[in-house]
RNA sequence: CGACCCCGUGCGGGAGAGUCCGGCUCUGGCGCGGCCAGGACCGGCGCCGAAGGAGCAACUCUCCCCGACAACCUCUCAGGCCACCUGGACCGCACGGGCGAG
Repeated sequence: CGACCCCGUGCGGGAGAGUCCGGCUCUGGCGCGGCCAGGACCGGCGCCGAAGGAGCAACUCUCCCCGACAACCUCUCAGGCCACCUGGACCGCACGGGCGAG
C1' cells in the first nucleotide's frame, strides 16, 4: 500500500394482501330529511408476509444422552392489506471504521 469479510452511514432499486360489511363523523354533490362520492376513527370477518419476534431439520460439536445451531421454511404475537406516503428482508454503488491475506 492493501484483497476478502464484518459493522455503520448515504443514495438507488425493492414484493404481497379487502377500502369487504356495519357503526360514527367530516367535506362535497344531487332529483333533498333521502341518495351518491371521498377521507378519518371504531368494531367484525377475511387476507399478506421481506422490519422485529417465535419454532424446527440435517450436518457439525459432545464418550453417550441432554443440549447448542439457519432460512426469503413455518407461525402470524407485533406489523401490514385503495392509491400516495411510511416501513421493507435482500441487491448495487460510495464513504467511514475494524480485521488483515498478500